[in-house]
RNAcentral holds the sequence, with entries from MGnify. A computed fold for a 382-nucleotide RNA from a soil metagenome, annotated as Bacterial RNase P class A. It matches the Rfam family "Bacterial RNase P class A". Rfam classes the family as a ribozyme. Model confidence (mean pLDDT): 75 of 100.
RNA sequence: AGACGGCCGGGCGGUCGCGGCGCUUUAGGGCGUCGAGGAAAGUCCGGGCUCCACGGCGACAAGGCGGCGGGUAACGCCCGCCGGGCGCGAGCCCAGGGAUAGCGCCACAGAAAGCAAACCGCCUCGAGGCCUCGGCCUCGCGGUAAGGGUGAAAGGGUGGGGUAAGAGCCCACCGCGUUCCUGGCGACAGGGACGGCAUGGCAAGCCCCGCCUGGAGCAAGACCGAAUAGGGAUCCCGCGUUCCGGCCUCGGCCGGGACAGGACCGUCGCUGGUCCGAGGGCUCCGGGUAGGUCGCGAGAACCGUCCAGCAAUGGGCGGUCCAGAGGAAUGAUCGUCACUUCGCCUUCGGGCGGAGCACAGAACCCGGCUUACAGGCCGUCU
Numbered sequence: 001a002g003a004c005g006g007c008c009g010g011g012c013g014g015u016c017g018c019g020g021c022g023c024u025u026u027a028g029g030g031c032g033u034c035g036a037g038g039a040a041a042g043u044c045c046g047g048g049c050u051c052c053a054c055g056g057c058g059a060c061a062a063g064g065c066g067g068c069g070g071g072u073a074a075c076g077c078c079c080g081c082c083g084g085g086c087g088c089g090a091g092c093c094c095a096g097g098g099a100u101a102g103c104g105c106c107a108c109a110g111a112a113a114g115c116a117a118a119c120c121g122c123c124u125c126g127a128g129g130c131c132u133c134g135g136c137c138u139c140g141c142g143g144u145a146a147g148g149g150u151g152a153a154a155g156g157g158u159g160g161g162g163u164a165a166g167a168g169c170c171c172a173c174c175g176c177g178u179u180c181c182u183g184g185c186g187a188c189a190g191g192g193a194c195g196g197c198a199u200g201g202c203a204a205g206c207c208c209c210g211c212c213u214g215g216a217g218c219a220a221g222a223c224c225g226a227a228u229a230g231g232g233a234u235c236c237c238g239c240g241u242u243c244c245g246g247c248c249u250c251g252g253c254c255g256g257g258a259c260a261g262g263a264c265c266g267u268c269g270c271u272g273g274u275c276c277g278a279g280g281g282c283u284c285c286g287g288g289u290a291g292g293u294c295g296c297g298a299g300a301a302c303c304g305u306c307c308a309g310c311a312a313u314g315g316g317c318g319g320u321c322c323a324g325a326g327g328a329a330u331g332a333u334c335g336u337c338a339c340u341u342c343g344c345c346u347u348c349g350g351g352c353g354g355a356g357c358a359c360a361g362a363a364c365c366c367g368g369c370u371u372a373c374a375g376g377c378c379g380u381c382u
Stems, first nucleotide, its partner, number of pairs: 001382008010337007018035007037359001041370002044368005049217004062213005067081005082096001083094004097208002102206002104202003119148002121144003125140006156174006175197001176195008221294004231285003235281003240259009261276005301320008339356007
């Protein structure tokens, strides 16, 4: 100067407050004890728990995952390894199955971008021109993918032979493909033989292959349950007189008419019109609401130590109890000690004064990932 991993994220004391629990007090209150995080966050994965759905098996659809082996309750997480890329290195990164199953796409630039392609250049031949007779220039028919140029990518790479110039045309090595052997649990690695190269890239385009997956979520869900309104049952009170019809448990009920009654049409008298005429109360039952209780924290827990393992992790032993909740407590202030920084003074030991001290905040609970974070510490390595 860097790389990787782990940890802390203010300490102590005083005063005043807040929430849970326990004890106490007639009550107000008093005492004791406990009271956020590494991310409590985003709600992105995976589980526990709860309810709903579901006979078994298979197929399809949809979504997700994708080197190999392990770890785990499980995972898209973690560990170890393999392959590829980057870096002098410690190390870092990889949506890391399949591109001869099929379809599709390959912008711009470029002559040509997928049954390849001739712009410049190079070469043969022909015609014309110039000429210092060596050649040079222009045009044309062809050859050429070696060279230049374009591009992310130009139909294997390097070297040699070969050729008019070139070309896997031929050869060596490398790459690629097929096959065999050896090592490894495996991904793969090493080696031999054959093939002259046929097969560009993209699957964070469709697709193919293999594997996985019911849905909703603590406002889940369980229990208790008021007042008021509404439903049901028993009892009590009330339900004018009369006629007709119906029902039946023969005492009532229901429907209609007439008369009487009541209310209104401002009041009184007469007359008339419209409307009303059966419910009320005590007690009990059941459903729901408000509200209350549980779910709700002894757990895939934390600390120490030992053992197994490279590690992730697992196991044994000992110890500890560590917020709970409901729209929500966990705070404020002072002193002091740390830390950072600034100014002044200095006898260079330091002293005095000021300022700052992050991100953020539980809400059913765990395991991960991701994101935010002033400042500081430790270890290993280049």